Model confidence (mean pLDDT): 82 of 100. The part of an RNA shown here (small-subunit ribosomal RNA, 5' domain) has 523 nucleotides and comes from an uncultured bacterium. RNAcentral holds the full RNA, with entries from ENA and Greengenes.
[in-house]
Context: one part of a larger RNA
RNA sequence: GGACGAACGCUGGCGGCGUGCCUAACACAUGCAAGUCGAGCGGAGGUAAGCGGAUGGUAACUGAAGCUUACUUUAGCGGCGGACUUUAGCGGCGGACGGGUGAGUAACACGUGGGCAACCUGCCUCGAAGUGGGGGAUAACACCGAGAAAUCGGUGCUAAUACCGCAUAACAUACAGACAUCACCUGAUGACUGUAUCAAAGGAGACUACCGCUUUGAGAUGGGCCCGCGGCUGAUUAGCUAGUUGGUGAGGUAAUGGCUCACCAAGGCGACGAUCAGUAGCCGACCUGAGAGGGUGACCGGCCACACUGGAACUGAGACACGGUCCAGACUCCUACGGGAGGCAGCAGUGGGGAAUAUUGCGCAAUGGGGGAAACCCUGACGCAGCAACGCCGCGUGGAGGAAGAAGGUCUUCGGAUUGUAAACUCCUGUCUUCUGGGACGAUAAUGACGGUACCUAAGGAGGAAGCUCCGGCUAACUACGUGCCAGCAGCCGCGGUAAUACGUAGGGAGCAAGCGUUGUCC
Numbered sequence: 001g002g003a004c005g006a007a008c009g010c011u012g013g014c015g016g017c018g019u020g021c022c023u024a025a026c027a028c029a030u031g032c033a034a035g036u037c038g039a040g041c042g043g044a045g046g047u048a049a050g051c052g053g054a055u056g057g058u059a060a061c062u063g064a065a066g067c068u069u070a071c072u073u074u075a076g077c078g079g080c081g082g083a084c085u086u087u088a089g090c091g092g093c094g095g096a097c098g099g100g101u102g103a104g105u106a107a108c109a110c111g112u113g114g115g116c117a118a119c120c121u122g123c124c125u126c127g128a129a130g131u132g133g134g135g136g137a138u139a140a141c142a143c144c145g146a147g148a149a150a151u152c153g154g155u156g157c158u159a160a161u162a163c164c165g166c167a168u169a170a171c172a173u174a175c176a177g178a179c180a181u182c183a184c185c186u187g188a189u190g191a192c193u194g195u196a197u198c199a200a201a202g203g204a205g206a207c208u209a210c211c212g213c214u215u216u217g218a219g220a221u222g223g224g225c226c227c228g229c230g231g232c233u234g235a236u237u238a239g240c241u242a243g244u245u246g247g248u249g250a251g252g253u254a255a256u257g258g259c260u261c262a263c264c265a266a267g268g269c270g271a272c273g274a275u276c277a278g279u280a281g282c283c284g285a286c287c288u289g290a291g292a293g294g295g296u297g298a299c300c301g302g303c304c305a306c307a308c309u310g311g312a313a314c315u316g317a318g319a320c321a322c323g324g325u326c327c328a329g330a331c332u333c334c335u336a337c338g339g340g341a342g343g344c345a346g347c348a349g350u351g352g353g354g355a356a357u358a359u360u361g362c363g364c365a366a367u368g369g370g371g372g373a374a375a376c377c378c379u380g381a382c383g384c385a386g387c388a389a390c391g392c393c394g395c396g397u398g399g400a401g402g403a404a405g406a407a408g409g410u411c412u413u414c415g416g417a418u419u420g421u422a423a424a425c426u427c428c429u430g431u432c433u434u435c436u437g438g439g440a441c442g443a444u445a446a447u448g449a450c451g452g453u454a455c456c457u458a459a460g461g462a463g464g465a466a467g468c469u470c471c472g473g474c475u476a477a478c479u480a481c482g483u484g485c486c487a488g489c490a491g492c493c494g495c496g497g498u499a500a501u502a503c504g505u506a507g508g509g510a511g512c513a514a515g516c517g518u519u520g521u522c523c
Base pairs, nucleotide, nucleotide: 001523002522003521004520006519007518008517009516010515013395014394015393016392017391018390019388020387021353026351027350028349030348031347032346035093036092037091040090041089043086044085045084046071047070048069049068050067051066056061075208076207100306101305102304110230111229112228113227114226115225116224119223120222124219125218126217127216128215129214130213131212132166134164135163141156142155143154144153145152146151172197173196174195175194176193177192179190180189181188182187202211203210232278233277234276239269240268241267244266245265246264247263248262249261250260251259281303282302283301284300285296286295287294288293308329309328310327311326312325331342332341333340334339359385361384362383363382367381368379369378370377371376398428399427400426401425408419409418410417411416432464434459437456438455442450467512468511469510470509471508472493473492474491478507479506480505481504482503488495489494
């Protein structure tokens, strides 16, 4: 000198764009953050009609409960005249994305370059073939029971795109056979033959169009695994290792492999630093520097890891799963003491810690995501607004004229000098501000949170807007008074003991400026 997720002191007008718990991966009240599909299904309610017949009434009549049937909205067209709702349940897809954090990890975690002849891939795209015929349950519901609750048990009823057989089937899978090509071996690929095995679901619709379902080939996307190389400190850590190193066989996995197991062999690593200990998420990048290098890993992007702590699997195309399950633990809460409930390192917010870090805001209008045929619903992702000079950038706090060089202040050799064109005063301007009217783009067929915002425009009036640090040398800027090795200053050298340009105050000056200084950290 530069830089900062900064903090502290004094000061503070506006706008744009960014950024904002670095500490306790400490504990959390409250609300929200993942749902959706009625075009998969039953049921419930509702409406209409019919049956029904309580009740009231002398009667005419009134017409409750209950039962049955129908309806319960895609478009075109046709038909019909049917007003709709559903918190819960079965079922499907999504809750493995998106969002947070950096605890752990010195590791194939990351970066980079390769490999898989050792692999998987829902939704999506293209292609081939199919979608036949049956069965048994179960939730919801009803009744009964247990419990304070959370919830649970029994009996009975019912549906499906839920579940299970059967049929059909190969270019699928497995095995066998002979062949061709490729290959470093086990082998791989291709076409062929035989045997065996395995599918499905319907919805909507008069009809047509549509959405699905099953098997399969290819692609795309996403992932899994392996390897070379690369990036911290300590030798006051020198030896480490028994599933350890390799083999055979088996199990397991989507898949290779001591991944696991049985047996066999005795290996494997290490001064080119093993092992141990400490520290740490890694990178693109960021800061600095002429570069080489050094430092950092906030924001944004990629990867990894974690979700109160530890462990485990289930479901699934995908998890060993932040807002799923189970077990154990600590903690908090409820309890009728028998037993239960919970997990903000999501967005806000609270306590605590700390030098220190924001609103319990608005909206799904845009972009993106999930579900749905769609309408649409959900979305604290996101888009915006609020707070903070925390940072960067821009603008303003007026411009021109104005000497009686006013008054006042300060200094003075008492002559004057300086503050100083500074002010007053005159003439202007209107950026920002105040206020009037209009008023977007972003999104258009329609839909705007932002927002009556940006922007444009009329009017008013210099009115509302300057501080901070420093002035001995380094280092730009000097005098007076006070103080008297005191009080104090200080980055280094050093100032202060009676004339201190170094302390304090004043006047003056210098430098930056909505900031200026100080502290901390890095180059």